[in-house]
This is a predicted structure of a 71-nucleotide RNA (transfer RNA) from Enhygromyxa sp.

RNA sequence: CGGAACGUGGCGCAGGGGGAGCGCGUCCGCUUUGGAAGCGGGGGGCGUGGGUUCGAUUCCCACCGUUCCGA
Numbered sequence: 001c002g003g004a005a006c007g008u009g010g011c012g013c014a015g016g017g018g019g020a021g022c023g024c025g026u027c028c029g030c031u032u033u034g035g036a037a038g039c040g041g042g043g044g045g046c047g048u049g050g051g052u053u054c055g056a057u058u059c060c061c062a063c064c065g066u067u068c069c070g071a
Base pairs, nucleotide, nucleotide: 001070002069003068004067005066006065007064010024011023012022013021018054026042027041028040029039030038047063048062049061050060051059
C1' cells in the first nucleotide's frame, strides 16, 4: 500500500427492509433463620457521517476500530 471478514446492552452471540431479541451477568421482589439454587419482574444496546427508500440494525458510499491474507 492492496484485499477480506467483523463492529448489536457489562460479556458472548442471533436478527439481513416494517415488532431489537437469546444466554450469562446486574438490580428488585418471592422463597429461606441466613446463603446458594429456583421462580417472577425491571433497567440497560444497533461504531461515526452521508445516501437510497414511505420506512434502514438490515441495502450503498466514505471514515474509524479490531482480526486475517498478500506485497

Background
The RNAcentral record of the sequence draws on ENA and MGnify. It matches the Rfam family "tRNA". The family's RNA type in Rfam is transfer RNA.